[in-house]
RNA sequence: CUAGGUAGCUCAGUUGGUUAGAGCAUGCGACUCAUAAUCGCAGGGUCGGGGGUUCGAGUCCCCCCCUCGCC
Numbered sequence: 001c002u003a004g005g006u007a008g009c010u011c012a013g014u015u016g017g018u019u020a021g022a023g024c025a026u027g028c029g030a031c032u033c034a035u036a037a038u039c040g041c042a043g044g045g046u047c048g049g050g051g052g053u054u055c056g057a058g059u060c061c062c063c064c065c066c067u068c069g070c071c
Stems, first nucleotide, its partner, number of pairs: 001069001003067003008024004017055001026042005048064005
């Protein structure tokens, strides 16, 4: 200087607007003689931290912290 930080992990999130989501993983159930696979349901979030703008912020602005990459 640059790109990022959203669930245990990998990530999406449109012009700022309805309750913050998906896959994997985990738990339970269905199926099976049983296991795997498959299907269904459920739990799990200070959206890195703080402040500001706004009727309203994951999204916009400021400061700080952390990580990848480059000089």
Source information:
The RNA shown here (transfer RNA) has 71 nucleotides and comes from a zebrafish metagenome. RNAcentral holds the sequence, with entries from MGnify. RNAcentral records the identical sequence in 2 taxa. It matches the Rfam family "tRNA".